[in-house]
Formats: sequence, structure tokens, C1' cells
RNA sequence: GAAGUUUGACAGACAAUCGCUGGCAGCGCACCCGCGCUGCGAGAGGAAAGUCCGGGCUCCAUAGGGCAGGAUGCUGGAUAACGUCCAGUCAGCGCGAGUUGAAGGAUAGUGCCACAGAAAUGGACCGCCGAUGGCGAGACUUAUGUCUAUCGCACAGGCAAGGGUGGAACCGUGGUGUAAGAGACCACGAGGAAAUAUUGGUGACAUAUUUCCUGGUAAACCCCAUCUGGAGCAAGACCUAAUGGAACGCAUCAACCCUUGCCCGGGGGCGUUCGGGUUGGUCGCUUGAGCCGUUCAGUAAUGGAUGGCCUAGAUAGAUGAUUGUCGCUUCAAUGGUGGGAGGGUAGUUCCCGUUAUACCACUGGAAGUACAGAACCCGGCUUACGGCAAACUUCUCUA
Repeated sequence: GAAGUUUGACAGACAAUCGCUGGCAGCGCACCCGCGCUGCGAGAGGAAAGUCCGGGCUCCAUAGGGCAGGAUGCUGGAUAACGUCCAGUCAGCGCGAGUUGAAGGAUAGUGCCACAGAAAUGGACCGCCGAUGGCGAGACUUAUGUCUAUCGCACAGGCAAGGGUGGAACCGUGGUGUAAGAGACCACGAGGAAAUAUUGGUGACAUAUUUCCUGGUAAACCCCAUCUGGAGCAAGACCUAAUGGAACGCAUCAACCCUUGCCCGGGGGCGUUCGGGUUGGUCGCUUGAGCCGUUCAGUAAUGGAUGGCCUAGAUAGAUGAUUGUCGCUUCAAUGGUGGGAGGGUAGUUCCCGUUAUACCACUGGAAGUACAGAACCCGGCUUACGGCAAACUUCUCUA
């Protein structure tokens, strides 16, 4: 210098003016609820997002136990809890720093394994043999007959070594053995399970020995272990109109209207009380598993002690706009002043320059300055996104 890996912090700054939403104080108006003005001070995030997981809180349900359903699934730890985090084990990937893991059980049982292939856990297409039985030849026998040794057939039968198919062919290689063969047996090796150990480790696991076993699939059913009630701040509580409803009381001479064409009865008026809902409002609502600093314990996640701080609360949704100055990044068809013979580059035989022209310093110019906006509150995960810093890795160059 190039290419990467991991972690961390930040998220433009200041000022002025005009606004918006809360809080406090003062003044004015108002019977009250409140309203207005002035002043002071406060006012989005690392993801406020997706609403995926966990918890607080609220209401409903709920003797106790079990089944079903759902979720999770290596070990130890952290935590209010988690599917999160930390530290490890094992496995995959990477030269490496590192990173990924849906990582219990296939030795509980059942199922499935397309096409091809004989056969996908039970099978024989080609092939090998034909020991044993059969048939024939042949031999022997006086003959009927017989098969000890010999040859042939491939009919019964035996085999799964080799070929071929397939992602996968009954664990692999070599030998023994046999008629031919085969974990049938033996040696070595691969994988798995169980047991054992003066073994190491809290443990997952590792190492060693012995015994047993050998296709894959649990992201098929299933088995095992652990956890698990439901809905969500539009939860929920309170105050409260207008209208309508119910009860009671008062009024009711007559007429009219409605209730069935007629009669009786009832209603149509006023007042009080009651409960339910709507509207509007208040609370819930931001002091909390809180933030910052120091220190202690721990490898760490995290926890303890101690000091300080209060830091949005809107409700169709405030947190904004404009101007100026500065910061940061980039640009060259770059203005001015000064320096300047060299400069750029890791380096060069490359490029620019030695002419005002390269290059350097100061001062100017232009463009850009990400993703994104709280809605009950926290802890995570995921997604979006800008530049910066540190540590580490690999390669290259120079000394």
C1' cells in the first nucleotide's frame, strides 16, 4: 500500500428571527370549568421502523391433577424473562483474523427413499459354481446293477465376488476359506452404541481399553426432556351533557291527535329520582428491570456498593422553517498572494513540472452532508443507513 475480519463511539456545531407542544411564575378576564398575554426553562432515535420473540402493567378466566395443542432442543453461566446474550464443546466454511449451526433420539416403533436398476433392507439381469441331487457318457461287473476315481449337460439347486444402475447397493482393504462365494472367519482400518478408567474437565466432551453393531431420512409421523391460560393502553378506571328509557308525583272542564271502524282504557304536558350507552373530558402517562460517573467481583454477559441527575408526553398527532458563520467530504474547464525545482507513487524504465503553469502554504469558489419521526413502558432480534477510530489477519513493496 491492497484486500479483509472484529469491536467501539458518533449521528454535524453555534447564533439570530418567526412559529408549534407541554411545564413553572406573574398579570388580566371569568360564578366555576377555564381562556388570553408576558417571561423563564424543556422538547425524537440508533434504529423512534418491522411488530418477530420475551417481560412489566391492566382486565377476563382459573380448586388440584392429567390429556390434547403450541413453543424450545449441545454444555455451563447471565437475566424479570426470552427463541436473547456471554464463555465453551462438537461439526461445516475460510490460507488466516474469524464465521455459521433447525446441534436431543434412526440402538423405541411405524413410514418413505422419484427415475434408473435384479434389488432401496430384502433381491438376481449379465455373471460365477454346479459341491449335493438329476440326466448322459464312461469305467467296472457274467449279468441285474453300481458310482470310489473320470468327463459332459446346466434340469433342480448354491452364490452375491465382478459387471452394469443410482445421490445412496448392505462398512472398506487384504487374506483364510469354498464347488463358487460371502463378516462365514482373521488382521488392519472407518463410523456408531454401551461399559470401564487412580484418566482430564462443573459439564458438553476429550483420551485409552473392552464388548457389540453397521444405508439414508426425525426440515415424515413419532419418542424423550423443559416451558406454556386468553386478550391487549382502542387494556382499564372515573366524571359528564343533549336525546331516548323506567319508576314515582303533580296537572287533566272541554276539544283535538294517536292507539282498531265504534265504546271503555291508555298515551301526547310538567317535575323529581334511577340505571345503561353515546359525545366530550380527566386519569392510566412517563421515577423507570431509569441515565451518568467512580469502585469492587467475574475471562465475559452481568451483578453489588456508592455519588450525582430528572432528560418529550402530543391525541390526527408538537418537536419545524429561514438566514448567517463554521466544521467534514469531494471536485478542477481553479481566482488571488507567497514559496518553488522538483513533485506524484509502496516503488519504477511510468505521469506532471523546471516558460505565469507541477507541487506546497494561506485565502477564496462549486457540489454534497445518510437512514429516518416517539404514541403505555422496558429487554432483545431483524431490516434501513453515513462517514470515523482502534485491534487483528493475509498478500505485496521498500529499508
Molecule: Bacterial RNase P class A
Organism: uncultured Paenibacillaceae bacterium